[in-house]
C1' cells in the first nucleotide's frame, strides 16, 4: 500500500387499514404486513448405520409493522477506525 472479515459514515431501500371507538400524545378492538430482532426445519454432509449438527430473502408471527417521521433486511460508494494472513 493492496486483499479479506467486524464497526462507523453516506445514498438506495418493499409489504400490509392516513379502518372503527376513545381521542393531544397515546391506548384499545378487528382486519393485515414481513426485510430489524427472535423461533423452527430438508437435502447434501464419513465406507454402512445410528445420533448430534444442518440455512435462507423458506416459514411462524412472539417481537416489530401497516399516512408521514422513525425503523428497515439486503446492495452500492469514497473515506475513518479495528482485526488479520500473504
Nucleotide at each position: 500500500c493492496c486483499a479479506c472479515c467486524c464497526g462507523c459514515g453516506c445514498g438506495g431501500g418493499a409489504g400490509a387499514g392516513a379502518c372503527c371507538g376513545u381521542c393531544a400524545u397515546a391506548c384499545g378492538g378487528c382486519g393485515c404486513c414481513g426485510a430489524a430482532g427472535g423461533g423452527g426445519c430438508a437435502a447434501a454432509u464419513c465406507c454402512u448405520c445410528c445420533c448430534c449438527g444442518g440455512a435462507a430473502c423458506c416459514u411462524c408471527u412472539c417481537a416489530g409493522g401497516c399516512a408521514a417521521a422513525a425503523g428497515g433486511a439486503c446492495c452500492g460508494c469514497a473515506g475513518c477506525g479495528g482485526g488479520c494472513a500473504g

The RNA shown here (Glycine riboswitch aptamer) has 86 nucleotides and comes from Phytohabitans rumicis. The RNAcentral record of the sequence draws on Rfam. Its mean pLDDT, the model's own confidence on a scale to 100, is 76. Lineage of the source: Bacteria > Bacillati > Micromonosporales > Micromonosporaceae > Phytohabitans.